[in-house]
Molecule: Lysine riboswitch aptamer
RNA sequence: AAGUUGGGUAGAGGCGCGGCAAGCCAUGAGUACCUUUGAAAACCGCCAGGCAGCGGAAAGGAAAAGGGGAUGCCGCCGAGGAUGCAGUCAGGUGCCUGAAGGGCUGCAGUCCGGUACAACGGAAAAGAUCCCUUGUACUGUCACCGUCGGGUGGAGAGCUAUCAGACUA
Numbered sequence: 001a002a003g004u005u006g007g008g009u010a011g012a013g014g015c016g017c018g019g020c021a022a023g024c025c026a027u028g029a030g031u032a033c034c035u036u037u038g039a040a041a042a043c044c045g046c047c048a049g050g051c052a053g054c055g056g057a058a059a060g061g062a063a064a065a066g067g068g069g070a071u072g073c074c075g076c077c078g079a080g081g082a083u084g085c086a087g088u089c090a091g092g093u094g095c096c097u098g099a100a101g102g103g104c105u106g107c108a109g110u111c112c113g114g115u116a117c118a119a120c121g122g123a124a125a126a127g128a129u130c131c132c133u134u135g136u137a138c139u140g141u142c143a144c145c146g147u148c149g150g151g152u153g154g155a156g157a158g159c160u161a162u163c164a165g166a167c168u169a
Stems, first nucleotide, its partner, number of pairs: 002168004007163005014077001016076005024069002027066001033061005043056004047098006080112003083108007113139007121131003141154005
């Protein structure tokens, strides 16, 4: 000096990722609720069933939570997200039973390089927003081919740089 291998440190991708909080903006919603007037039953609604309760029309007044967006700040580059399993918490008109969904925590290298758009499906009050899958485009990276126009394939368990090791002849 070369090859292989595990590790430390730093770094890149860009409409990149996550978190936070008061305010702002729509949505929620002219809804809940309140006041007045009216109302017989049946029927319907309040997650499903049972029991109970409340409501349904008109006029006037009129929210909030939750879910989001832009901005700002902070932390970052498996950032993070999803899925499955386990635990736990809260809510729905009350009680009993049950289901689904949601929040939080932990585990699993089960899946995903990143973004945008579209379609199916799901969450959601929603045409906001998010998620799975598929497709298209753009993009970073590596390998191979090509010959300088690019093409094909792979995956972050990756790539680039660097440091100190171990092993090989």